[in-house]
Parts: sequence; structure tokens; C1' cells
RNA sequence: AUCCCCCUGCGGGGUUGGGUGAAAUUCCCGACCGGCGGUGACAGCCCGCGAACCCUGCGCACACGGCCCUGCGGGGCACGGCGCGUGGGGCCGAUCCGGUGGAACUCCGGGGCCGACGGUGACAGUCCGGAUGGGAGCAGGGUGCG
Repeated sequence: AUCCCCCUGCGGGGUUGGGUGAAAUUCCCGACCGGCGGUGACAGCCCGCGAACCCUGCGCACACGGCCCUGCGGGGCACGGCGCGUGGGGCCGAUCCGGUGGAACUCCGGGGCCGACGGUGACAGUCCGGAUGGGAGCAGGGUGCG
């Protein structure tokens, strides 16, 4: 110094303006936004990861259902169910051209494209909600062993 372990903190942005309408930040014109790690060089759209949702293993807890025992007082079992913790699997959007360069789908110029679920007087990347949650991961601190 690195790895393992423990603790603490941090950890997502965005509809100005206009049109239609009874009603739309949801439709139309237009506007705006871009988590984390990696990558010969800086990435929403290259390779991965994360949240929601679905399936599932394991551990712990609970006697609600079920089952067993009973001297009818009660006792027991984790099969179902519920809760907590921790793994695995599924699902999971979108990029091209030119230039520079040793090297760029990452920079510069130009043209495109994408965006979970539930809610809503009307269809949502941007409003409200689950979420004062979770989280990829980042930073700092600590002990011991090698």
C1' cells in the first nucleotide's frame, strides 16, 4: 500500500412560453433533463450495475390456519401464511455522419433517438404517490490477520 471485516457520512435532474378543450405541466407546437462503475480520451443511447415488477433458494421469528398429543387445564410441529434478513434467476429504452488525434459510437460540429409502476376531470421522462424508502456506488475512519 492492497484485500477481507466493522463503523460513519454522502448518494437524481427536468415542461419557461403558446394552441385545442368543460377539463391536459398528461394531447399538439415548442422547452427542458441525463444516477453509478468501466472503457487507450471526458459516454443518457459502447460494456456492465442500480430502483419498480415477477419467480425462487436459504436463515431467523411468529402458533393465525393446518396437523399431532392431551389427564381437556393445556402442550407440541414451521406444512401453509405473515414478517425480517440475505442470495439467485427473469424482465429491463435509445446513435449515426463528419472532423481532430497515436488512441474518442466518450471530445468538437451536425443530425437523430430513449426514458418503470400506480394515480389523475384527458394519454405524463419532467406533476402527485410508494419514497423521511431502497440503491449501484463514492468518501472518510477503525481493528486484526496474511
A computed fold for a 146-nucleotide RNA from an Acidimicrobiaceae bacterium, annotated as FMN riboswitch aptamer (RFN element).
The source organism's lineage runs through Bacteria, Actinomycetota, Acidimicrobiia, Acidimicrobiales and Acidimicrobiaceae.
Its Rfam family is "FMN riboswitch aptamer (RFN element)". Rfam's curators write: The RFN element is a highly conserved domain that is found frequently in the 5'-untranslated regions of prokaryotic mRNAs that encode for flavin mononucleotide (FMN) biosynthesis and transport proteins. This element is a metabolite-dependent riboswitch that directly binds FMN in the absence of proteins. In Bacillus subtilis, the riboswitch most likely controls gene expression by causing premature transcription termination within the 5' untranslated region of the ribDEAHT operon and precluding access to the ribosome-binding site of ypaA mRNA.The FMN riboswitch structure, reported in present an FMN-bound six-stem junction, adopts a butterfly-like scaffold, stapled together by opposingly directed but nearly identically folded peripheral domains.
The model forms 97% of the base pairs in the Rfam consensus.
It was read from a public genome assembly, where an Rfam model found it.
The coordinates come from a structure-prediction model, not an experiment, and the mean pLDDT is 84.